[in-house]
Context: one part of a larger RNA
RNA sequence: UGACGGGGGCCCGCACAAGCGGUGGAGCAUGUGGUUUAAUUCGACGCAACGCGAAGAACCUUACCUGGGCUUGACAUCCAGAUCGCAACCCUCGAACGGGACCUUACCGGCUUGCCGGAACAGAGUGACAGGUGCUGCAUGGCUGUCGUCAGCUCGUGUCGUGAGAUGUUGGGUUAAGUCCCGCAACGAGCGCAACCCUUGUCUUUAGUUGCCAGUAUUAAGUUAGGAACUCUAGAGAUACUGCCUCGGUUAACGAGGAGGAAGGUGGGGAUGACGUCAAGUCCUCAUGGCCUUUAUGUCCAGGGCUACACACGUGCUACAAUGGUAUGUGCAGAGGGUCGCAAGCUCGCGGGGGUUAGCUAAUCCCUUAAAGCAUAUCUCAGUUCGGAUAGGAGUCUGCAACUCGACUCCUUGAAUUUGGAAUCGCUAGUAAUCGUAGAUCAGCAUGCUACGGUGAAUACGUUCCCGGGCCUUGUACC
Numbered sequence: 001u002g003a004c005g006g007g008g009g010c011c012c013g014c015a016c017a018a019g020c021g022g023u024g025g026a027g028c029a030u031g032u033g034g035u036u037u038a039a040u041u042c043g044a045c046g047c048a049a050c051g052c053g054a055a056g057a058a059c060c061u062u063a064c065c066u067g068g069g070c071u072u073g074a075c076a077u078c079c080a081g082a083u084c085g086c087a088a089c090c091c092u093c094g095a096a097c098g099g100g101a102c103c104u105u106a107c108c109g110g111c112u113u114g115c116c117g118g119a120a121c122a123g124a125g126u127g128a129c130a131g132g133u134g135c136u137g138c139a140u141g142g143c144u145g146u147c148g149u150c151a152g153c154u155c156g157u158g159u160c161g162u163g164a165g166a167u168g169u170u171g172g173g174u175u176a177a178g179u180c181c182c183g184c185a186a187c188g189a190g191c192g193c194a195a196c197c198c199u200u201g202u203c204u205u206u207a208g209u210u211g212c213c214a215g216u217a218u219u220a221a222g223u224u225a226g227g228a229a230c231u232c233u234a235g236a237g238a239u240a241c242u243g244c245c246u247c248g249g250u251u252a253a254c255g256a257g258g259a260g261g262a263a264g265g266u267g268g269g270g271a272u273g274a275c276g277u278c279a280a281g282u283c284c285u286c287a288u289g290g291c292c293u294u295u296a297u298g299u300c301c302a303g304g305g306c307u308a309c310a311c312a313c314g315u316g317c318u319a320c321a322a323u324g325g326u327a328u329g330u331g332c333a334g335a336g337g338g339u340c341g342c343a344a345g346c347u348c349g350c351g352g353g354g355g356u357u358a359g360c361u362a363a364u365c366c367c368u369u370a371a372a373g374c375a376u377a378u379c380u381c382a383g384u385u386c387g388g389a390u391a392g393g394a395g396u397c398u399g400c401a402a403c404u405c406g407a408c409u410c411c412u413u414g415a416a417u418u419u420g421g422a423a424u425c426g427c428u429a430g431u432a433a434u435c436g437u438a439g440a441u442c443a444g445c446a447u448g449c450u451a452c453g454g455u456g457a458a459u460a461c462g463u464u465c466c467c468g469g470g471c472c473u474u475g476u477a478c479c
Base pairs, nucleotide, nucleotide: 002478003476004475005474007473008472009471010470011469012468013467015463016462019427020426021425022424023423026318027317028316029315030314031313032312033311034309035308042053043052064304065303066302067301068300069299070298073129077128078127090100091099092098107118108117109116110115131293132292134291135290136289140287141286142282143281144280145278147276152191153190154189155188156187157186158167159166160165171182172181173180197270198269199268200267202238203237204236205235206234207233208232212227213226216225217224241264244258245257246256247255248254320420324379325378326377327376328375329374330373336367337366338365341360342359345356346355347354348353391412392411393410394409395408396407397406433455434454435453436452437451438450439449
């Protein structure tokens, strides 16, 4: 100097408090531990592992196991000498491999379409080598998490101290902020903060198609004629700065209130993550040192496994009902995707879906009926017309193939659960809660993830306490 203290002072944060809704109890989904197994591939382990890598394990993936094959190799470059014609397809073996038959050069040059030469590809031989999701993240790069979007972390010169160091960065105020003001042996500067960036909220203007429709005609329908006002789209601009007023403050920084304004004091949201910490995570994205392996720890194939199941934990979904269930009718989004695709309409089927086929490379066509909501009817407090697990049967779709091990539909079946102990989590406003929609991955598979909108609360006296953090100070037998 730091670190630590069940030392002190000041300050902040959904940290507590005030509220709302959960988890912990039930069933199921999913991840992990454990156990089991031929194998249940590997990694991740307090916060910061456990719906995590995995934006999607039937085969493939796949790294694991069993069995069967190959050995210059599935993949790359090259050397030496020499030569042939392949492949699709068919047969055999469980498959790979292998064997047989058919056919026979596409590129370039010469050149009488035949021949010759070259190159490419393929096969055989040889070794240099390839290969390794083998080990070490405590040898590393790169990338990432975390404290923490916390307000800090430093440097140059000067000064002080024998020196380690200090000062600046402390003090008085103030701020979301080492933000700014004042003071001061300091004066300046850098990385952070803020601003610049994206988006959203208001207005102006430019442009009107595929979007829009006020007035005029017109129709079943913005459908058509027409219009350029409105909405909207997407370009360019404007706007907010404590700018104005009052009060407080040290005449300052700034704070409280008010006006005008679509918006007020960082307007809301995002991106952006300082010096460093944890020998944090990753050698299985990739790259890479060293070590190990080389008829195997490489590689090909079939089948199995990653999906097991006395149990324990995490994260979720569905519920336990009347603020509800069921039936019928009816109303309103945003965002996104689509040619190996989205598919209207018509038609068949109770349905999942099938058949047929317009339109659309998309503000044009389609996915696409949003759901909660509203109206009416019914159920009348029950393990029920709640709840849907489990199970039997019959099917649909995807795919070479749904037995191990897919999703969905119909009929039947109708389990636990009557609001959850100790404990514990999220959230301060268009938020919580609740309701649906879309997308990535993807042949198929979503209660997960990401994005989108609809409806839309309660509470915050306050900082004594719990947790985490920042600054100053003090003690120390620690460094």
Model confidence (mean pLDDT): 82 of 100. This is a predicted structure of a 479-nucleotide part of an RNA (small-subunit ribosomal RNA, 3' major domain) from an uncultured prokaryote.